Notes
The RNA shown here (transfer RNA) has 84 nucleotides and comes from Parcubacteria group bacterium CG08_land_8_20_14_0_20_43_9. RNAcentral holds the sequence, with entries from ENA. It matches the Rfam family "tRNA". It is annotated as a transfer RNA. Lineage of the source: Bacteria > Bacteria candidate phyla. The prediction has a mean pLDDT of 82.
RNA sequence: GCCGGGGUGGUGAAACUGGCAAACACGAUGGAUUCAAAAUCCAUUGCCCGCAAGGGCUUGAGGGUUCAACUCCCUCCCCCGGCA
Numbered sequence: 001g002c003c004g005g006g007g008u009g010g011u012g013a014a015a016c017u018g019g020c021a022a023a024c025a026c027g028a029u030g031g032a033u034u035c036a037a038a039a040u041c042c043a044u045u046g047c048c049c050g051c052a053a054g055g056g057c058u059u060g061a062g063g064g065u066u067c068a069a070c071u072c073c074c075u076c077c078c079c080c081g082g083c084a
Base pairs, nucleotide, nucleotide: 001083002082003081004080005079006078007077010026011025012024019067027045028044029043030042031041032040046057047056048055049054060076061075062074063073064072
């Protein structure tokens, strides 16, 4: 240099026929249980604004297409593998 795969909450990740972003698991926080703990069970858990109801924002970065983009197109950055 060329080709292929990947980048999504604190972590592993799902969603790609373009149509509610974060299912599920782990972790964390609060509670129940216990003499105490472990285990188990219940609730909550991206960010911002708001007393609340609710609203806005977020998929590596920037742009484009579209009513609508994690998903399609372009450029760039990073990681993994192959070829030279």